[in-house]
RNA sequence: UGGUCAUCCAGAGCGGUGGAGGGACGGGCCCUUAGAUACCGCGGCAACCAGCGCCGUUAGCGCCAGGUGCCAAUGCCCGAUCGAUGCAUA
Numbered sequence: 001u002g003g004u005c006a007u008c009c010a011g012a013g014c015g016g017u018g019g020a021g022g023g024a025c026g027g028g029c030c031c032u033u034a035g036a037u038a039c040c041g042c043g044g045c046a047a048c049c050a051g052c053g054c055c056g057u058u059a060g061c062g063c064c065a066g067g068u069g070c071c072a073a074u075g076c077c078c079g080a081u082c083g084a085u086g087c088a089u090a
Stems, first nucleotide, its partner, number of pairs: 013042005021031003025079004043071003048067002051063004
């Protein structure tokens, strides 16, 4: 500076590069040299948004797969932050 509609629980991984921490932060709890996190390639999951159809309906159901998200653990778990005003205490 521009953009910002878009997902708690289910589901879905192989290969390559690389070589030390990583899961945002605090507290936990985990993952990791049997190679994590990350990046790349290919593959996959779901159906959140958009679109289309049914429908009295902005609800609901269905279709589709353009966008988005995801493929350790529920987004791993718990904890938001700032300001204004009032009251109490110091």
Background:
This is a predicted structure of a 90-nucleotide RNA (SAM riboswitch aptamer (S box leader)) from an Acidimicrobiaceae bacterium. The sequence was found by an Rfam model in a public genome assembly. Its mean pLDDT, the model's own confidence on a scale to 100, is 75.